[in-house]
């Protein structure tokens, strides 16, 4: 001086996922855990008009995460004397894409750059929907380019 490995604070990111009160246990205290409640903040279902002919090819909901192609591995059928060759289904692998996020004071613009483009639920059922019901309030990380416009602060004078 560099590198890994824990942990803590402090700020920042995704995301609805924060904030307040009470109460009981554990505790000398700090402080922890556990049930509750209210705020905020998302999400479902649910009338009349209104739309829709939809319902095993079931159908829906949350969420940016939908679609398309290529290539391999099983499986199924067909054609073939054998090599093989064609359709179809799963899974993986790889490019693409609707859409989405991030580049540290906010928004919003352009430019550029860097990423994601998943996954779970309902359980035969559900368009929208005012009253009304009801749910959820987790988890998971660590980016720091330039330019305008507006705004908000803070520092010197």
């Nucleotide at each position: 001086c560099c590198g890994c490995c824990u942990g803590g604070a402090u700020c920042g990111c995704c995301g609805a996922a924060u904030c307040c009160c009470c109460c009981g246990c554990c505790g000398g205290c700090a402080g922890g855990c556990g049930g509750g409640g209210g705020a905020g903040c998302g999400g479902g279902g649910g009338a009349c008009c209104c739309a829709c002919c939809g319902u095993u090819c079931g159908g829906g909901g949350c969420g940016a995460a939908u679609u398309c192609g290529g290539c391999u591995c099983c499986c199924u059928c067909c054609c073939g004397u054998c090599c093989g060759g064609g359709a179809g289904g799963c899974g993986g692998c790889c490019g693409a894409u609707a859409g989405g996020g991030c580049a540290a004071c906010c928004u919003c613009c352009a430019c550029u750059g860097c990423c994601c483009g998943a996954g779970c639920c309902c359980g035969u059922c559900a368009g929208c929907u005012a009253a009304c019901c009801u749910c959820g309030u987790a988890g998971g990380c660590g980016u720091u380019g330039c330019g305008g416009a507006g705004g908000a602060g803070g520092c010197a004078g």